[in-house]
RNA sequence: GCUCCCAUAGUUCAGUGGAUAGAAUGCGACCUUGCGGAGGUUGAGACCGGAGUUCGAAUCUUCGUGGGGGCG
Repeated sequence: GCUCCCAUAGUUCAGUGGAUAGAAUGCGACCUUGCGGAGGUUGAGACCGGAGUUCGAAUCUUCGUGGGGGCG
């Protein structure tokens, strides 16, 4: 330099055009307990950035940023 893949809660992942973007774990509150742990109820928390396509984009296109693989 060329090329392919990835980017979604604090973390690990689901979601491949449609309705309030879900789960596990972690965190806060409450219940339970003599205290803690385990368990139960509940709450907060996220689509890497810009542009485009579409009635509608986390999803498709493009540019950029970051990470990883391959070739030279």
Transfer RNA from an uncultured archaeon, 72 nucleotides, folded computationally. Its mean pLDDT, the model's own confidence on a scale to 100, is 81.